This is a predicted structure of a 507-nucleotide part of an RNA (small-subunit ribosomal RNA, 5' domain) from an uncultured candidate division SR1 bacterium. Its Rfam family is "Bacterial small subunit ribosomal RNA". Rfam links the family to the GO terms structural constituent of ribosome and ribosome. Model confidence (mean pLDDT): 84 of 100.

Context: one part of a larger RNA
C1' cells in the first nucleotide's frame, strides 16, 4: 500500500447494488415451513329437484319417512410426493474432495422411443356399528377399491442344459436349440389418463483404481488377529474379510507406518511484477450432520431434519395409571459475545409436489423492512464581488494572516418540499406482492445537508499561550526538568471527505 462476513470512537444528506451470529452443533415460548388427488374406493354431512307413503287440512300447503337423480364438501382406505427443496460445518487427514480412468462386478420411480398384453376366481382391514372404559384404546361384527392373494396365458425376461463362432488379456456378453418359471386395474365428460412384461435412451446413483491434498519423530528394536492371503458358504443391485467356518502366517513402515494435534474439500477469493503465500464468508459442485448414541421398516431411492423403534440427558402435561417434545427450516426469544436484522407482503414472476384439468400447497423463490457493513453514484450551490469590512490570531506596532472567504448583486434547482400523471416486468384472454414504487411534468425557494484525523523525522502541513521529567504523548526513533513546531488550548495549515481515524487478521 491493498484486503475484510469485521468491531470500537467521533460524525452523518440521498439513491442503487451486494452482504449481515465468524462466539454456545447452547437452550428454545408462539406462528408458519409438505402436501395433493372425489376422474382409484366405500361411507358421512349439507343443498336442490323429482316420485311415493303417513299425519293435519275441504284444498293449496306444512311436517315426518322412504326412494331416485344432480351438485358441494371430506374424517378414513388407496395412489403419488414427502430421499427434492431449505439449514448447518459438529465430525472427517478419508478414495472425503479434486482430477483422469474402469465397472466383463451394478441399480434406476417419474420422463422419452419401440414390442407384446390386460382372461378367470377369491380374501382381508379401516371407516362404520355395538360393548367396556375418564380417556387413550381394547374386544366383537359388517363392507368397497387402482388394497391383498390364487389360477390361466406370455417374451428378446429369469433359470438350467447343449451347440458352434466373434470381440477381447479374460466370456458370465451376443447368436441358436430344448426344458422349466414369473404378469396385469381400472377411471371417465369417450377425447384420453392409467395397469402388466420387456428392449433401448436420457438423467441419476452405487462400487473400484492411478495421481494430488496441513503440522508433529520430545510419536519408531514400531503398528496390526478379521489383522494379510487362500478354500468354501452366507449376504448385497453388485465386487470384496463385507460376515462366518477352516487353512496358511502373513500385511504396513524413515518414499514416515502407528500415534497426537488441527481441519469439511473444491470452483474460487485476497495479495504479489511474478514465483509463491494466505484463505474457503456470499454464489455454484461434492461430502457429512439433524438434542446425544444405536437400529431397522417402507420405498426406485433413506438407514430418513419437520417418519418409526430402543437407550441417555433435558423440558413439559397428568385424573399419578401414563403420556408429549426436538428451530444446524423462516421469523422470533433467552444466553454467550467486541459483534451480526422483521414474530413483514405475495404466490404476480421463476422453480417444485400432486391433479385429466380448474386448482391447492410452497418462510424455495420474488419482494419489502432494519444496519454507512462494503462497493458505486450524486449533493451540500454557480458567476461576479475590496490594496481587502467586522471578529479572531500573529506582530519588529509599520503591518501581516484568515480572504473572494463573508456581506452584497445576478443566476440555477441536482437534491428537498407540495401537487398532477403513472409504468415495464404478463409469454397468453384473465392474473402485479413489489407499488401509487420507478419515471415524467408543474410550482416554491439557496433554500434541507460537513466532518474526521494530522502538522519533530519517517510523512503533506507552524506559530502563540499554558504547563515545567508534572500533566501528558508515542507505530519506531523518541518528546516534557522555564522561551516545547512532539504535552494541553487557540489561530493557521495539510490530507481524505459522508465519511474519517483506531484496533484485529492476511499478503
Nucleotide at each position: 500500500g491493498g484486503a475484510u462476513g469485521a468491531a470500537c470512537g467521533c460524525u452523518a444528506g440521498c439513491g442503487g447494488g451486494a452482504c449481515g451470529c465468524c462466539u454456545a452443533a447452547c437452550a428454545c415460548a408462539u406462528g408458519c415451513a409438505a402436501g395433493u388427488c372425489g376422474a382409484a374406493c366405500g361411507g358421512g354431512a349439507c343443498u336442490u329437484u323429482g316420485u311415493u307413503u303417513g299425519u293435519a287440512g275441504c284444498a293449496a300447503u306444512a311436517c315426518a319417512g322412504a326412494u331416485a337423480a344432480a351438485g358441494u364438501u371430506u374424517a378414513g382406505u388407496g395412489g403419488c410426493a414427502a430421499a427434492c427443496g431449505a439449514g448447518c460445518g459438529a465430525g472427517u487427514a478419508a478414495c472425503a474432495c479434486g482430477u483422469a480412468c474402469c465397472u466383463a462386478a451394478u441399480c434406476u420411480g417419474c420422463c422419452c422411443a419401440g414390442a407384446a398384453g390386460a382372461u378367470g376366481g377369491g380374501g382381508a382391514c379401516a371407516a362404520c356399528u355395538a360393548u367396556a372404559g375418564a380417556g387413550a384404546u381394547a374386544u366383537a361384527g359388517c363392507u368397497a377399491a387402482u388394497c391383498c392373494c390364487c389360477a390361466a396365458u406370455a417374451c428378446u425376461a429369469u433359470c438350467u442344459a447343449g451347440a458352434a463362432a466373434a470381440u477381447g488379456a479374460a466370456a458370465a456378453u451376443a447368436u441358436c436349440u430344448a426344458g422349466a418359471u414369473c404378469a396385469a386395474a381400472g377411471a371417465u365428460u369417450u377425447a384420453u389418463c392409467g395397469c402388466u412384461u420387456u428392449u433401448g435412451g436420457a438423467g441419476g446413483a452405487g462400487g473400484g483404481u492411478g495421481c494430488g491434498u496441513c503440522c508433529u519423530a520430545u510419536c519408531a528394536u514400531g503398528g496390526u488377529a478379521g489383522u494379510u492371503g487362500g478354500u468354501g458358504a452366507g449376504g448385497u443391485a453388485a465386487u470384496g474379510g463385507c460376515u462366518c467356518a477352516c487353512c496358511a502366517a502373513g500385511c504396513c513402515u524413515u518414499u514416515g507406518a502407528c500415534g497426537g494435534g488441527u481441519a469439511g474439500c473444491c470452483g474460487g477469493u485476497c495479495u504479489a511484477a511474478g514465483a509463491u503465500g494466505a484463505u474457503g464468508u456470499c454464489c455454484g459442485g461434492c461430502c457429512g450432520c439433524g438434542a446425544u448414541g444405536g437400529a431397522a421398516c417402507u420405498g426406485a431411492g433413506a438407514u430418513a431434519c419437520g417418519g418409526u423403534c430402543c437407550a441417555u440427558a433435558c423440558u413439559c402435561c397428568u385424573a399419578c395409571g401414563g403420556g408429549a417434545g426436538g428451530c444446524a427450516g423462516c421469523a422470533g426469544u433467552g444466553g454467550g459475545g467486541a459483534a451480526u436484522c422483521u414474530u413483514g407482503c405475495a404466490c404476480a414472476a421463476u422453480g417444485g409436489a400432486c391433479g385429466a384439468a380448474a386448482g391447492u400447497c410452497u418462510g424455495a423463490u420474488g419482494c419489502a423492512g432494519c444496519g454507512a457493513u462494503c462497493c458505486c453514484g450524486c449533493g451540500u450551490g454557480a458567476a461576479g464581488g475590496a490594496u481587502g469590512a467586522a471578529g479572531c490570531c500573529c506582530u519588529a506596532u509599520g503591518g501581516g494572516g484568515u480572504g473572494u472567504a463573508a456581506a452584497c448583486u445576478u443566476c440555477u434547482u441536482u437534491u428537498u418540499u407540495g401537487g398532477u400523471u403513472g409504468a415495464a416486468g404478463a409469454a397468453g384472454a384473465a392474473u402485479g406482492a413489489c407499488g401509487g414504487u420507478a419515471a415524467a411534468c408543474c410550482a416554491a425557494g439557496a433554500a434541507u445537508a460537513a466532518g474526521a484525523g494530522a502538522c519533530g523525522g519517517c510523512u503533506a502541513a507552524c506559530u502563540a499561550c499554558g504547563u515545567g521529567c508534572c500533566a501528558g504523548c508515542a507505530g519506531c526513533c523518541g518528546c516534557g526538568g522555564u522561551a516545547a513546531u512532539a504535552c494541553g488550548u487557540a489561530g493557521g495549515u495539510c490530507u481524505c471527505g459522508a465519511g474519517c481515524g483506531u484496533u484485529a487478521u492476511c499478503c